Predicted 3D model of a 353-nucleotide part of an RNA (small-subunit ribosomal RNA, central domain) from a metagenome. Rfam family: Bacterial small subunit ribosomal RNA. The coordinates come from a structure-prediction model, not an experiment, and the mean pLDDT is 88. The RNAcentral record of the full RNA draws on SILVA.
Context: one part of a larger RNA
RNA sequence: UUUGGCUUAAAGUGUCCGUAGCCGGUUUAGCAAGUUCCUGGUGAAAUCGAGUAGCUUAACUAUUCGCAUGCUAGGAAUACUGCUAUACUAGAGGGCGGGAGAAGUCUGAGGUACUACAGGGGUAGGGGUGAAAUCUUAUAAUCCCUGUAGGACCACCAGUGGCGAAGGCGUCAGACUGGAACGCGCCUGACGGUGAGGGACGAAAGCCAGGGGAGCGAACCGGAUUAGAUACCCGGGUAGUCCUGGCCGUAAACGAUGCAUACUAGGUGAUGGCACGGCCAUGAGCCGUGUCAGUGCCGUAGGGAAACCGUUAAGUGUGCCGCCUGGGAAGUACGGUCGCAAGGCUGAAACUU
Numbered sequence: 001u002u003u004g005g006c007u008u009a010a011a012g013u014g015u016c017c018g019u020a021g022c023c024g025g026u027u028u029a030g031c032a033a034g035u036u037c038c039u040g041g042u043g044a045a046a047u048c049g050a051g052u053a054g055c056u057u058a059a060c061u062a063u064u065c066g067c068a069u070g071c072u073a074g075g076a077a078u079a080c081u082g083c084u085a086u087a088c089u090a091g092a093g094g095g096c097g098g099g100a101g102a103a104g105u106c107u108g109a110g111g112u113a114c115u116a117c118a119g120g121g122g123u124a125g126g127g128g129u130g131a132a133a134u135c136u137u138a139u140a141a142u143c144c145c146u147g148u149a150g151g152a153c154c155a156c157c158a159g160u161g162g163c164g165a166a167g168g169c170g171u172c173a174g175a176c177u178g179g180a181a182c183g184c185g186c187c188u189g190a191c192g193g194u195g196a197g198g199g200a201c202g203a204a205a206g207c208c209a210g211g212g213g214a215g216c217g218a219a220c221c222g223g224a225u226u227a228g229a230u231a232c233c234c235g236g237g238u239a240g241u242c243c244u245g246g247c248c249g250u251a252a253a254c255g256a257u258g259c260a261u262a263c264u265a266g267g268u269g270a271u272g273g274c275a276c277g278g279c280c281a282u283g284a285g286c287c288g289u290g291u292c293a294g295u296g297c298c299g300u301a302g303g304g305a306a307a308c309c310g311u312u313a314a315g316u317g318u319g320c321c322g323c324c325u326g327g328g329a330a331g332u333a334c335g336g337u338c339g340c341a342a343g344g345c346u347g348a349a350a351c352u353u
Stems, first nucleotide, its partner, number of pairs: 004324003007307002012321001014201004021194003025088002028085004033081002035077008048066007091191001092188003095184003103177007110154002114150008125136002162169002206247006215241002220236004258320006266298004271293009302309002326353003335346004
């Protein structure tokens, strides 16, 4: 290398965009590069294979044919691939139409709770736990009422419901912006798929600068528990959590399942669109059937070591990329590179088993 694999045994890049490369729908014509066939030249000898002969045989030697899968020149073929030209519409994109959505950014508005403060009422505890204590309270707490301020969050609705490439997204209104589905079949006419490098996005924590700070709360300080208790429980509490700008670039970034495409029984939910039918209180209404798209459950064939998967495949094929090759040492060392740092990416070996 061929081969074998990647849900859970080692193995799918966190996600998308996209350069090179690789792969690529239907029709006709031309060319003949790949491809196939024929002929010539070359492919040294020895070696090797087959036959025959010579030493009494064998080894050995001689001889004839083969082999030498290749290179090169000429000729022929044109199915497939390629190239050039032509046309097409089933892929892809655009247009038009009415709908769905926690998709994104910004601005404004609101709601309960909480904490603090002020005023009023009121009096002895409150709080906390398995039980307690630390704590708080006679400078009047807890509790009730009224008001003011502040920051964070967005109950119910809420749904194996929706949207987004992933991370993720949930009060209301507005502005701006992105994407998808459906219907029409109007336009372009293969414009496509994947994607090494590369670029962009990327939870939480962390970092830098400036704000903010109610609640919660690493670290830390107390109180308990305990043999001890650097914990679990309780009382406090700084960073942080929030905002603006910049960095970091990692997660069990999970469906532990790369992307695209075609094919291969069904059943049953709920979501969005469309068509048709019925009902009607005429409502953006209700019910039913069909269909397209996404989303769940069950399940046939088939697959699988099994668990299970099963038209949302882990089935059957094709294209392209990434990755794996016993455990440990180790995602370490060294080097390189990125970063303010923390550290990230790349990534061994000795030795051991």